The RNA shown here (transfer RNA) has 72 nucleotides and comes from a Blastocatellia bacterium. Lineage of the source: Bacteria > Pseudomonadati > Acidobacteriota > Blastocatellia. RNAcentral records the identical sequence in 2 taxa. Its Rfam family is "tRNA". By type it is a transfer RNA.
RNA sequence: AGGAGCGUAACUCAGCGGAAGAGUGCCUGUCUUACAAACAGGAGGUCACAGGUUCAAAUCCUGUCGCUCCUA
Numbered sequence: 001a002g003g004a005g006c007g008u009a010a011c012u013c014a015g016c017g018g019a020a021g022a023g024u025g026c027c028u029g030u031c032u033u034a035c036a037a038a039c040a041g042g043a044g045g046u047c048a049c050a051g052g053u054u055c056a057a058a059u060c061c062u063g064u065c066g067c068u069c070c071u072a
Base pairs, nucleotide, nucleotide: 001071002070003069004068005067006066007065010024011023012022013021018055026042027041028040029039030038048064049063050062051061052060
């Protein structure tokens, strides 16, 4: 310098046009002498950033940034 992939909750990841989910973690309650486990409930998200397409974008298009890999 060229190319490819990835960026979504604290962490690991789903979701590929109709608009936010799971597991683990965190908080509260039940249970226990107590802790853990189990059960019930809850909090937590500018979907990396900006623009565009669309009635509607995490999803499609363009650019930028970051990380990883390949080639030179």